[in-house]
Molecule: transfer RNA
Organism: Candidatus Woesearchaeota archaeon
RNA sequence: GGGGCUGUAGUCUAGCUUGGUAGGACAUACCCUUGGGGUGGGUAUAACCGGGGUUCAAAUCCUCGCAGCCCCA
Numbered sequence: 001g002g003g004g005c006u007g008u009a010g011u012c013u014a015g016c017u018u019g020g021u022a023g024g025a026c027a028u029a030c031c032c033u034u035g036g037g038g039u040g041g042g043u044a045u046a047a048c049c050g051g052g053g054u055u056c057a058a059a060u061c062c063u064c065g066c067a068g069c070c071c072c073a
Stems, first nucleotide, its partner, number of pairs: 001072007010026004020056001028044005049065005
């Protein structure tokens, strides 16, 4: 220098192909349960890597970047 894959809460991940309410688990806080704790149950907080474009509507499609990994040179 060329090519490919990946990027979503504090962590892991579904959703992307086929555009339409961002879901689940763990963690955290509070509540219930207990004599207390653990387990169990309930509620809440918290996310689409960045810019631009297309569209009534973009995590999803297009484009330019950034970061990580892999391959070629």